[in-house]
RNA sequence: GCGCCGAUAGUUAAACGGUAGAACAGCCGCUUCCCAAGCGGCAGACUCGGGUUCGACUCCCGGUCGGCGCA
Numbered sequence: 001g002c003g004c005c006g007a008u009a010g011u012u013a014a015a016c017g018g019u020a021g022a023a024c025a026g027c028c029g030c031u032u033c034c035c036a037a038g039c040g041g042c043a044g045a046c047u048c049g050g051g052u053u054c055g056a057c058u059c060c061c062g063g064u065c066g067g068c069g070c071a
Base pairs, nucleotide, nucleotide: 001070002069003068004067005066006065007064010024011023012022018054026042027041028040029039030038047063048062049061050060051059
């Protein structure tokens, strides 16, 4: 330098172009003599810039970062 894959919540990780879900962690409550466990609830995220589209996490182009391969 070229190619391929990836980037979503604090962490891990889903998502036919049509309301972004979950687990753990956090907070509140129930339960308990207390703690843990368990149960219920709350808050929290689409890497960035463009394009296509009525509508983009999703498709297209480019950038950044990470991984792998080739040179």
RNAcentral holds the sequence, with entries from ENA and Rfam.
Transfer RNA from Gonapodya prolifera JEL478, 71 nucleotides, folded computationally.
The coordinates come from a structure-prediction model, not an experiment, and the mean pLDDT is 84.
Rfam family: tRNA. The family's RNA type in Rfam is transfer RNA.
The organism belongs to Gonapodya prolifera, within Eukaryota.